[in-house]
RNAcentral holds the sequence, with entries from MGnify.
c-di-AMP riboswitch aptamer (ydaO/yuaA leader) from a soil metagenome, 116 nucleotides, folded computationally.
RNA sequence: CGCCGAAUCCCGGUUCGACCGGGAACGGGGGAACCACUCACCCGGGGCGUAUCGCGGCCAGCCGCGUAGGGCACUCUUCGCCCGAGCCCGUCAGCUAACCUCGUAGGCGUGAAGAG
Numbered sequence: 001c002g003c004c005g006a007a008u009c010c011c012g013g014u015u016c017g018a019c020c021g022g023g024a025a026c027g028g029g030g031g032a033a034c035c036a037c038u039c040a041c042c043c044g045g046g047g048c049g050u051a052u053c054g055c056g057g058c059c060a061g062c063c064g065c066g067u068a069g070g071g072c073a074c075u076c077u078u079c080g081c082c083c084g085a086g087c088c089c090g091u092c093a094g095c096u097a098a099c100c101u102c103g104u105a106g107g108c109g110u111g112a113a114g115a116g
Base pairs, nucleotide, nucleotide: 001109002108003107004106008024009023010022011021012020013019025104026103027102028101029100030099035094044092045089046088047087048086053066054065055064056063057062069083070082071081072080074116075115076114077113078112079111
């Protein structure tokens, strides 16, 4: 300097630290009416995120294979490559104006051809 991502910018304070407070911007959650849904049993359910679903293995959990999906440095196409995690709420959440509330981390230096 640039990339993924909401995760940046500004002001003040400071015991200088990966610190504290405030604001803007960006992103997420809760939350009426209207609308949607509306039986019984079993299984709890939901949220952030691209990260879901299926199959197999000694099926608890874990592992492997594939996969919805996401990424690859201006954009698009093709080939190729990488990821396909993790975390939270705690039996409770459809949508949702007002209103309430939370976050601003982390990781990385990234291929080829054609067209614009």
Rfam family: c-di-AMP riboswitch aptamer (ydaO/yuaA leader). The family has 106 seed sequences and 7,607 matches in Rfam 15.1. Model confidence (mean pLDDT): 79 of 100.